[in-house]
Context: one part of a larger RNA
RNA sequence: GGAUGAACGCUGGCGGCGUGCCUAACACAUGCAAGUCGAGCGGUCCUUACAUUCUUAGCUUGCUUUAGCUUGCUUUGAUUGUAAGGAUAGCGGCGAACGGGUGAGUAACACGUGGGCAACCUGUCCAAAAGACCAGGAUAACAGUUCGAAAGGACUGCUAAUACUGGAUAAUCUUACCAUGCCGCAUGGCAAGGUAAGCAAAGGUUGGAAACUUCCGCUUUUGGGUGGGCCCGCGGCCCAUUAGCUAGUUGGUAGGGUAACGGCCUACCAAGGCUACGAUGGGUAGCUGGUCUGAGAGGAUGGUCAGCCACACUGGGACUGAGACACGGCCCAGACUCCUACGGGAGGCAGCAGUGGGGAAUCUUGCGCAAUGGGCGAAAGCCUGACGCAGCGACGCCGCGUGAGCGAUGAAGGCCUUCGGGUCGUAAAGCUCUGUCAGAGGGGACGAUAAUGACGGUACCCUCAGAGGAAGCCCCGGCUAACUACGUGCCAGCAGCCGCGGUAAGACGUAGGGGGCUAGCGUUGUCC
Repeated sequence: GGAUGAACGCUGGCGGCGUGCCUAACACAUGCAAGUCGAGCGGUCCUUACAUUCUUAGCUUGCUUUAGCUUGCUUUGAUUGUAAGGAUAGCGGCGAACGGGUGAGUAACACGUGGGCAACCUGUCCAAAAGACCAGGAUAACAGUUCGAAAGGACUGCUAAUACUGGAUAAUCUUACCAUGCCGCAUGGCAAGGUAAGCAAAGGUUGGAAACUUCCGCUUUUGGGUGGGCCCGCGGCCCAUUAGCUAGUUGGUAGGGUAACGGCCUACCAAGGCUACGAUGGGUAGCUGGUCUGAGAGGAUGGUCAGCCACACUGGGACUGAGACACGGCCCAGACUCCUACGGGAGGCAGCAGUGGGGAAUCUUGCGCAAUGGGCGAAAGCCUGACGCAGCGACGCCGCGUGAGCGAUGAAGGCCUUCGGGUCGUAAAGCUCUGUCAGAGGGGACGAUAAUGACGGUACCCUCAGAGGAAGCCCCGGCUAACUACGUGCCAGCAGCCGCGGUAAGACGUAGGGGGCUAGCGUUGUCC
């Protein structure tokens, strides 16, 4: 000098774009952050219309001495049924493995880079081929009984499906065997053939009187795409004041397990394997694209954004599933907090806000799904603290303003003075103007292809009034741009280094003047 997720002191007008718990991976009140599909299913409820049965009231027909009975219409309420529309607890499907957070752990094939899989998987999507036949038994909801303070259960009975099960059919699928060709990187791979055995399926909806049809689905197979899994070469911290480490350890055989290779696991056999080219141990640390600095080489760093990894109160475990060993799922153990009728239960902000605490220090319990993107749905649409915006903070960068021109009696006043004057100084006043920003009024977007705008009556444009509302901070001995006076008297104080101060201090304090930067300035920390 540059840089900074900064902090502190003084000061502070506006806007744009960014950015904001670096500390306690400390504990968390409250609200929200993952749902959706009724075009998979049976129910339940509501509304409307029509019909049914009963009922309230009025008018009315007929009978009757009255009471009353009766016909029709309107009306009140209810019952049952049908149709249409709406809602939805439950069963079922898809999603919840994405998106969002954090950096604790990890020195490791975690990451980066380049390869390998003849050792693998892949829901949804795309292309292609073929198919969807027959049948069955349950169960939630619901009802009843019952236990419990609650959380939540138990028993009995009923019912549906794109839930579940059995059978059929079936291959270029799977397995075993037979035999052939081609190829290769060892095990081997590919292709076509034969024999045997095995394995599928679900319906809904539009139009229609129906046959049938439209669209969405279902099953099997092949190929693709996307996403992943595993393996290997190389690369990137410190300590030798860590020198030896290792028993599933190293290899083999057999088996198990996995989507898949493998001591991944088990049994048996052998005795190996790593290491000064630094094993093992200890410390520290998420890695990278990048970022800062530097002419470069290099050094430092990894906050925001992007890729990968790891984690989700702590430790362990599996279930479901195409995918998890699963942040807002389950089980067990532990610590902590809360409820309790003391028997037993509930919870997990390293999601967005917010609270306490820690700290030098880091924001609103905001608006909206209008856009982009995601989930579900045939769609309308619903959900979305992702995201888009707004709010707060000079935290950073950038832009703008705090006026412009003229104006000498060089006014007053301050300061200095050799008392002549000098200087602040065209500075002020005064005159003539302008109208950025802020203010008031009017118009008013783009972002949105037809509709739909949170931002927002915002940006922007026009008009109005009026110099009005808007300058500070540090420094002036040398380094280092900028000097005098007074006060103080080794005191009070200054200080980055050298050093100033003990009676004329350009170094302390104040004033005038000056220098530098400017909505900032200075100090401190850290890196180059």
Predicted 3D model of a 528-nucleotide part of an RNA (small-subunit ribosomal RNA, 5' domain) from an uncultured bacterium. The RNAcentral record of the full RNA draws on ENA, Greengenes and SILVA. Its mean pLDDT, the model's own confidence on a scale to 100, is 87.